RNA sequence: CCGUGCUAGACGGGGCGCUAGCGGUGCCUUGUAACCCGGAAUCCGCUACACCGGGGUCGAAGCCCUUUCGAGGCAUGCAGCCCUGUAUGGUGCGGCGCGGCAAGUGGUGUUGACGGCUGGGUCCCAUGCAAUGGGGGGGUGUGAACCAGGUCAGGACCGAGAGGUAGCAGCCUUAAGCAUUCGACCCCAUGUGCCGUGGGGUUGCCUGGCCCGAGCUAACUGCCGCGUUCGGCCACACAGAGCGGUGUCGAAGAAGGGUGCACGG
Numbered sequence: 001c002c003g004u005g006c007u008a009g010a011c012g013g014g015g016c017g018c019u020a021g022c023g024g025u026g027c028c029u030u031g032u033a034a035c036c037c038g039g040a041a042u043c044c045g046c047u048a049c050a051c052c053g054g055g056g057u058c059g060a061a062g063c064c065c066u067u068u069c070g071a072g073g074c075a076u077g078c079a080g081c082c083c084u085g086u087a088u089g090g091u092g093c094g095g096c097g098c099g100g101c102a103a104g105u106g107g108u109g110u111u112g113a114c115g116g117c118u119g120g121g122u123c124c125c126a127u128g129c130a131a132u133g134g135g136g137g138g139g140u141g142u143g144a145a146c147c148a149g150g151u152c153a154g155g156a157c158c159g160a161g162a163g164g165u166a167g168c169a170g171c172c173u174u175a176a177g178c179a180u181u182c183g184a185c186c187c188c189a190u191g192u193g194c195c196g197u198g199g200g201g202u203u204g205c206c207u208g209g210c211c212c213g214a215g216c217u218a219a220c221u222g223c224c225g226c227g228u229u230c231g232g233c234c235a236c237a238c239a240g241a242g243c244g245g246u247g248u249c250g251a252a253g254a255a256g257g258g259u260g261c262a263c264g265g
Base pairs, nucleotide, nucleotide: 001265002264003263004262005261006260009058010057011056012030013029014028015027016026020047021046022045023044024043035055036054037053038052039051064258065257066256067255068254069253072249073248074247075246076245078244080243081242083240084239085238086237088235089234090233091232093231094230095229096227097226098225099224100223101222103221104220105219106217107216108215115211116210117209118208119207120206121205122204123200124199125198126197127196128195129193130192131190132189133188134187135186136185137182138181139180140179141178142177148173149172150171151170156165157164158163
């Protein structure tokens, strides 16, 4: 060096999560030529030789072990860049609201503004009158089998008689009640009144009279001030997303290094 048969080992890996830790199932990722069956998140199996049980294949190198680079993951106030949000403060930035001014526009004013004086109304209280409604009261009608009045036929009772007594029906009248009516009278009430009288009030609004004699108003533009008001911008703080930094792990792949035994030639 070649051949045959074996053994270690391999037949996917990685990150996150879970865990005292390791591996698996889970989630994500890389990758495929990347064995089969059973187990398992209130989990399953193990203990640094750290999935367990059963079966199969390859086998010392393309395949096993290891170092570096490396897609990507994870951690991190490391806060360098950028963005978003929240809170506070600022703002000779804009909007909105309120108050003020009166330069411009408009409106109004010598047919008299603003202001002053003086009345009236609107408002409140009391009251008169009227209206309306109710009651009382008046008028008219009706109205009592007996228990209201008058007259009481007939009949009844008393009496020898004359006469007397009570009295139903009828007729007349009346009480309570009922019905109807009433610009006389009395009382009460009122979502009533182009009504009157007296008193009060008069901030506001309307209005009459007198004095004065040129402003008044603030709708629009403008100016000033204020604001537990809305937005913009700035500062600072905090929170979050992305990029970056640092640390850590690291697939595929590439490069470097490493790893047996027996027999025969």
Overview:
Model confidence (mean pLDDT): 75 of 100. Bacterial large signal recognition particle RNA from a Planctomycetota bacterium, 265 nucleotides, folded computationally. A source record names the gene ffs. It matches the Rfam family "Bacterial large signal recognition particle RNA". From the family's description: The signal recognition particle (SRP) is a universally conserved ribonucleoprotein involved in the co-translational targeting of proteins to membranes.